[in-house]
Small-subunit ribosomal RNA, 3' major domain from an uncultured bacterium, 471 nucleotides, folded computationally. Model confidence (mean pLDDT): 84 of 100.
Context: one part of a larger RNA
RNA sequence: UGACGGGGGCCCGCACAAGCGGUGGAGUAUGUGGUUUAAUUCGAUGCAACGCGAAGAACCUUACCAGGACUUGACAUGUCGCGAACCCCUUUGAAAGGAGGGGGUGCCUUAGGGAGCGCGAACACAGGUGGUGCAUGGCUGUCGUCAGCUCGUGUCGUGAGAUGUUGGGUUAAGUCCCGCAACGAGCGCAACCCUCGUCUUUAGUUGCUCCGCAAGGAGAUCUCUAGAGGGACUGCCGGUGUUAAACCGGAGGAAGGUGGGGAUGACGUCAAGUCCUCAUGGCCUUUAUGACCAGGGCUACACACGUGCUACAAUGGCCGGUACAGAACGCUGCAAACCCGCGAGGGGGAGCCAAUCGUAGAAAACCGGUCUCAGUUCAGAUUGGAGUCUGCAACUCGACUCCAUGAAGGCGGAAUCGCUAGUAAUCGCAGAUCAGCACGCUGCGGUGAAUACGUUCCCGGGCCUUGUACA
Numbered sequence: 001u002g003a004c005g006g007g008g009g010c011c012c013g014c015a016c017a018a019g020c021g022g023u024g025g026a027g028u029a030u031g032u033g034g035u036u037u038a039a040u041u042c043g044a045u046g047c048a049a050c051g052c053g054a055a056g057a058a059c060c061u062u063a064c065c066a067g068g069a070c071u072u073g074a075c076a077u078g079u080c081g082c083g084a085a086c087c088c089c090u091u092u093g094a095a096a097g098g099a100g101g102g103g104g105u106g107c108c109u110u111a112g113g114g115a116g117c118g119c120g121a122a123c124a125c126a127g128g129u130g131g132u133g134c135a136u137g138g139c140u141g142u143c144g145u146c147a148g149c150u151c152g153u154g155u156c157g158u159g160a161g162a163u164g165u166u167g168g169g170u171u172a173a174g175u176c177c178c179g180c181a182a183c184g185a186g187c188g189c190a191a192c193c194c195u196c197g198u199c200u201u202u203a204g205u206u207g208c209u210c211c212g213c214a215a216g217g218a219g220a221u222c223u224c225u226a227g228a229g230g231g232a233c234u235g236c237c238g239g240u241g242u243u244a245a246a247c248c249g250g251a252g253g254a255a256g257g258u259g260g261g262g263a264u265g266a267c268g269u270c271a272a273g274u275c276c277u278c279a280u281g282g283c284c285u286u287u288a289u290g291a292c293c294a295g296g297g298c299u300a301c302a303c304a305c306g307u308g309c310u311a312c313a314a315u316g317g318c319c320g321g322u323a324c325a326g327a328a329c330g331c332u333g334c335a336a337a338c339c340c341g342c343g344a345g346g347g348g349g350a351g352c353c354a355a356u357c358g359u360a361g362a363a364a365a366c367c368g369g370u371c372u373c374a375g376u377u378c379a380g381a382u383u384g385g386a387g388u389c390u391g392c393a394a395c396u397c398g399a400c401u402c403c404a405u406g407a408a409g410g411c412g413g414a415a416u417c418g419c420u421a422g423u424a425a426u427c428g429c430a431g432a433u434c435a436g437c438a439c440g441c442u443g444c445g446g447u448g449a450a451u452a453c454g455u456u457c458c459c460g461g462g463c464c465u466u467g468u469a470c471a
Base pairs, nucleotide, nucleotide: 001471002470003468004467005466007465008464009463010462011461012460013459015455016454019419020418021417022416023415026310027309028308029307030306031305032304033303034301035300042053043052064296065295067293068292070290073125077124078123079121080120081119082118083117086103087102088101089100090099091098092097107114108113127285128284130283132281136279137278138274139273140272141270143268148187149186150185151184152183153182154163155162156161167178168177169176193262194261195260196259198230199229200228201227202226203225204224208219209218210217211216233256236250237249238248239247240246312412316371317370318369319368320367321366328359329358330357333352334351338347339346340345378409383404384403385402386401387400388399389398425447426446427445428444429443430442431441
């Protein structure tokens, strides 16, 4: 000087408390451990691994396994030889691959050849999701959006170092003020960026308003769209405060003290994670640890854990009727009307490269009816049968529909998680990936609470101080 302390002081955070809803019990989805297996590919492992890499394993993916085939190779460059390339057919085979037959003669040319592509030969080499993340780059997590981390000159100290950065106030903040052997500065904080909320103005088509059954016509008010501006700064008033910084209250205002949300992550820590995104050093492999194929596996299942979904019902289930979104997506696409089917879906194909057409019915909600506390008209697992769709192909191993079946489950022990407002809770919608497959993820809106006395305690963190046989 740090680090640590079941030392002290001050302060903060959904850290506790005050509340609301969960997890832990059930069924199931998914990930992991374990076990099993020919293989169940690999990585991630306290917080910060476990719906994680994977924004989508039937084949492919795929890295794994057993089998069948290859050895200059699936891919790149170079040399030589032959042949245009390419297309079609037969046969063997699970395919890869092998054997054979036929068609075809292009482009440039100085007529020698060349470009391009295919086949063959030999060698340089290719190849490796093989190992090392404790050799690395890059990227990322984490403490933590915590308020810290440093430097120059000066001064003090023999020196390591100190000072500044401590102190008194204040702040979300090393934010600002005052004081001070310090005076300044840098990286962080804040602001500048995006978005939402208000107003003005400009501009109106596909949007809006008016007329109209519609087609169509008219308009520039309103909504909206999208450009430019205004607006919020403790600016004004009162009080407190050291005449300061600031704090408390008020006015005006759409908005008030960082207006809400996002992006933004200092010096560093964890030899944290990633050699399987990519790049890369050393090592290893080279008829195999490379490459091709079809099949299997990654989907196994006495069990254990994490994260979700659905429930256990009457604030509910079922039936009928009737409303109201936002954001996004659409040409290998979205697909309307209409017809068929109980339905998944099929037929059909208008319109739309989309403020025009479509996905598209929002759902909870509201109105009416029914059920009457029961393992039920709750719940829907499981199983049997019949189907639909995608796709060469749904056996291993897809999603969905209909009929039948109707399990556990009556609110969950110890323990434990999230959340302070348009939040929690609850309700649906869209998107990426994607042929198909979503209870996951990312977004979007609808309805919409309770509570916070307070900082004694638990956890994490910041500053000062103290002890130390630790570095």